RNA sequence: UCGACGGGGUGCCCUGCGAGGGGGCCGAGAGGCGCACGCGCCAACCCGCUGAACCUGAUCCGGGUCGUGCCGGCGUAGGGAUCGA
Numbered sequence: 001u002c003g004a005c006g007g008g009g010u011g012c013c014c015u016g017c018g019a020g021g022g023g024g025c026c027g028a029g030a031g032g033c034g035c036a037c038g039c040g041c042c043a044a045c046c047c048g049c050u051g052a053a054c055c056u057g058a059u060c061c062g063g064g065u066c067g068u069g070c071c072g073g074c075g076u077a078g079g080g081a082u083c084g085a
Stems, first nucleotide, its partner, number of pairs: 001085004005048004011025005031042005054079003060073004
């Protein structure tokens, strides 16, 4: 690098009587479909032990924002999904 398999998240703000919808922010990703409205499935994307993808701690601490893991700390913490060529 390729193939197969597996893991993971999908948030925030404004607008709209409601529904459908429209606009904006960060990000690799915030998409589509279904319904019992919170989940499921699919897609894209990211990640697979050299593992900060992602989860827990966390209703945490500092800064910033209209607002949000938005940024930093926590973090040498505890978990976390692999084989073949």
The RNA shown here (TPP riboswitch aptamer (THI element)) has 85 nucleotides and comes from Plasticicumulans lactativorans. It was read from a public genome assembly, where an Rfam model found it. It matches the Rfam family "TPP riboswitch aptamer (THI element)". From the family's description: Vitamin B(1) in its active form thiamin pyrophosphate (TPP) is an essential coenzyme that is synthesised by coupling of pyrimidine and thiazole moieties in bacteria. The previously detected thiamin-regulatory element, thi box was extended, resulting in a new, highly conserved RNA secondary structure, the THI element, which is widely distributed in eubacteria and also occurs in some archaea. Analysis of operon structures identified a large number of new candidate thiamin-regulated genes, mostly transporters, in various prokaryotic organisms. The THI element is a riboswitch that directly binds to TPP to regulate gene expression through a variety of mechanisms in archaea, bacteria and eukaryotes. through a variety of mechanisms in archaea, bacteria and eukaryotes. Rfam links the family to the GO term thiamine pyrophosphate binding.